[in-house]
Context: one part of a larger RNA
RNA sequence: UUAGGUUUAAAGGGUCCGCAGGCGGACUUAUAAGUCAGUGGUGAAAUCCUGCAGCUCAACUGUAGAACUGCCAUUGAAACUAUAAGUCUUGAGUUUAGACGAGGUAGGCGGAAUAUAUAAUGUAGCGGUGAAAUGCUUAGAUAUUAUAUAGAACACCAAUUGCGAAGGCAGCUUACUAGACUAUAACUGACGCUCAUGGACGAAAGCGUGGGGAGCGAACAGGAUUAGAUACCCUGGUAGUCCACGCCGUAAACGAUGAUUACUAGUUGUGUGCGAUACAUUGUACGUGACUGAGCGAAAGCAUUAAGUAAUCCACCUGGGGAGUACGUCGGCAACGAUGAAACUC
Numbered sequence: 001u002u003a004g005g006u007u008u009a010a011a012g013g014g015u016c017c018g019c020a021g022g023c024g025g026a027c028u029u030a031u032a033a034g035u036c037a038g039u040g041g042u043g044a045a046a047u048c049c050u051g052c053a054g055c056u057c058a059a060c061u062g063u064a065g066a067a068c069u070g071c072c073a074u075u076g077a078a079a080c081u082a083u084a085a086g087u088c089u090u091g092a093g094u095u096u097a098g099a100c101g102a103g104g105u106a107g108g109c110g111g112a113a114u115a116u117a118u119a120a121u122g123u124a125g126c127g128g129u130g131a132a133a134u135g136c137u138u139a140g141a142u143a144u145u146a147u148a149u150a151g152a153a154c155a156c157c158a159a160u161u162g163c164g165a166a167g168g169c170a171g172c173u174u175a176c177u178a179g180a181c182u183a184u185a186a187c188u189g190a191c192g193c194u195c196a197u198g199g200a201c202g203a204a205a206g207c208g209u210g211g212g213g214a215g216c217g218a219a220c221a222g223g224a225u226u227a228g229a230u231a232c233c234c235u236g237g238u239a240g241u242c243c244a245c246g247c248c249g250u251a252a253a254c255g256a257u258g259a260u261u262a263c264u265a266g267u268u269g270u271g272u273g274c275g276a277u278a279c280a281u282u283g284u285a286c287g288u289g290a291c292u293g294a295g296c297g298a299a300a301g302c303a304u305u306a307a308g309u310a311a312u313c314c315a316c317c318u319g320g321g322g323a324g325u326a327c328g329u330c331g332g333c334a335a336c337g338a339u340g341a342a343a344c345u346c
Stems, first nucleotide, its partner, number of pairs: 003318004007300002012314001014201004021194003025088007033081002035077008049065006091191001092188003096183003100179001103177007110154001114150008125136002162169002206247006215241002220236004258313006265292012295302002319346003328339004
């Protein structure tokens, strides 16, 4: 490079936005850059190919032709691509009305539970386990009651539910704010799709500064278990978990399935709208589940939310190990991240 692939065999970027680039709806007119046709020039010779000929044949050589798939010029064609001009509405968007949801940010409030403190009642145990012990307790624990304080998480509702680009989002409420959706078909008139580089967001853990610290709990300590036990179990317990601001930029960041568009047989749930109705039902748009076909698939399975049939663009793969390592470069406070080999070996 070609070809074939990327749910599970190697392989979809964590997600979105988006410049360049690639690709792009219907109709009309013009141009003639691409495209197509004709003609002319050129495309050295040798080589290659074909015919004929010469060395006894062949290799070799001579000769003629073809070819040299190209380039230039010119004459034409105008379907397609392109360009220019004009028009259109079905793609895309806007307006109006409606309605939805744990979508986001900031503030306020709430109850249960837990822990602690104080007071009261009350007396010898409590706690914990497979069994124990460490631990707590006559300086009065555990238990019960009252009051107060603190931090974190929000039982039931709760669902194969809903929302969000992904990460993710759940007590109630207020303010601000984003969004898909439905109905109408009024407006703009291709304004679109994808996207290398780039930008933004991005769980948990971790890092910096300052707070906070109830419960839980790496590390650590002790008690057990055990041949040992740097573990599983128990008693404690520091970072952390929480908040603000700033970093980090990774995950089985998973649907292990890139985005967009069109088409393709059905059954049955469910969410949000809008209609029709004989109030039994039923149609439709957008989501979200289950099941079976055609088709696909190595099979498992997927199956209108495709892994089916097609199209456009991007990303990625090319035997196992060495290795996501080394070196270099870039980023980071660091931890480390990104890019990313080879020798050798099977």